[in-house]
RNA sequence: CAGGCUCAAGGGCAAACCCAACGAAAGCUGGGGACGCAAAACCACCGGUCUACGGGAUCAUCCUAGGACAGCGGGGUUGCCGGU
Repeated sequence: CAGGCUCAAGGGCAAACCCAACGAAAGCUGGGGACGCAAAACCACCGGUCUACGGGAUCAUCCUAGGACAGCGGGGUUGCCGGU
């Protein structure tokens, strides 16, 4: 450096979509449902993305997060099994 041992075991979560409810929306929750995920467990600290009730402007439009996304990435914390 390359290959083999190596198709582990027990499980977990739940995309799109549908129904109901909440919300201005993004989206969240419950039920159904599985695209996928070894942290697709938790956290909005950093970057990024989405929405714009409200507010502003140069007002047919544009800007703006007090809102949202952890299944966009980074980071932090925690968990299961196996091997060494």